[in-house]
RNA sequence: AUUCCGAUAGCGCACACUCAUCGCGAGGUGAGGUCGCAAAGUUAUGGGUCUAUUCGUAGAUCGCCAAACCGCCGAA
Numbered sequence: 001a002u003u004c005c006g007a008u009a010g011c012g013c014a015c016a017c018u019c020a021u022c023g024c025g026a027g028g029u030g031a032g033g034u035c036g037c038a039a040a041g042u043u044a045u046g047g048g049u050c051u052a053u054u055c056g057u058a059g060a061u062c063g064c065c066a067a068a069c070c071g072c073c074g075a076a
Stems, first nucleotide, its partner, number of pairs: 005074002012037002017032006035063001041069003045066003048061005
C1' cells in the first nucleotide's frame, strides 16, 4: 500500500417465513426474522430464469452466472 489474497478485529447485509402495503403479474417497499454472505454494495451491460402481452414488445430477478465501478481490515 491493499492489485492478488482472506486470517484477525470491528462493522455491515438479511434467505425462508409472518404482518402491512404497491403491482395485471413476476416481484418491490417497510417492520419483524436470521438461512447464509468478504462485497449478499451499486449498475439490468451480456447471458440465464421468470411475468404480462395487442405476440410488436414491455417488465422482474444483482442472494443465478459473468462483467464494470466503488468499499472495511491488513495476518499468512
A computed fold for a 76-nucleotide RNA from an uncultured Anaerolineae bacterium, annotated as c-di-GMP-I riboswitch aptamer. Its mean pLDDT, the model's own confidence on a scale to 100, is 87. Rfam family: c-di-GMP-I riboswitch aptamer. About the family: GEMM was predicted in a large-scale screen for bacterial structured RNA regulatory elements. Gene Ontology term of the family: cyclic-di-GMP binding. The sequence was found by an Rfam model in a public genome assembly.